[in-house]
RNA sequence: ACGUAUCACUGGGGGUGUCCGUCGACGUCGUCGUCGGGCUGAGAUCAUACCCUUAAAACCGGAUCGAGAUAAUGCUCGCGUCGGGAAGUGGCCUGUAACUUUA
Numbered sequence: 001a002c003g004u005a006u007c008a009c010u011g012g013g014g015g016u017g018u019c020c021g022u023c024g025a026c027g028u029c030g031u032c033g034u035c036g037g038g039c040u041g042a043g044a045u046c047a048u049a050c051c052c053u054u055a056a057a058a059c060c061g062g063a064u065c066g067a068g069a070u071a072a073u074g075c076u077c078g079c080g081u082c083g084g085g086a087a088g089u090g091g092c093c094u095g096u097a098a099c100u101u102u103a
Base pairs, nucleotide, nucleotide: 001096002095003094006091007090008089009088010087011053012052013051014050017039018038019037020036021035023033024032025031026030059084060083061082065078066077067076068075
């Protein structure tokens, strides 16, 4: 001086589904909104919390996707080492290179 891993601070990037019920509106047995619950998750619309921050880790696209389950749902797996996707500083572990000194 550089690199890997890791931590902190600051800044930044994300997602918020499905089912049941109360109430209300519109309409004819459905749609929308509010509230309360169930399911899966770190997180289910503001928690100012959770996750992610160069990425094979958040998230988006493909996707009104495919297979398997479920009361239902990205619920699980595949797609997927796919394409896109938001960084600076400092500490620390360790490795390498150059120079100097000592043996």

A computed fold for a 103-nucleotide RNA from Micromonas sp., annotated as TPP riboswitch aptamer (THI element). The model forms 91% of the base pairs in the Rfam consensus. Rfam family: TPP riboswitch aptamer (THI element). Rfam links the family to the GO term thiamine pyrophosphate binding. About the family: Vitamin B(1) in its active form thiamin pyrophosphate (TPP) is an essential coenzyme that is synthesised by coupling of pyrimidine and thiazole moieties in bacteria. NCBI's taxonomy places the organism under Eukaryota, Chlorophyta, Mamiellophyceae, Mamiellales, Micromonas. Its mean pLDDT, the model's own confidence on a scale to 100, is 77.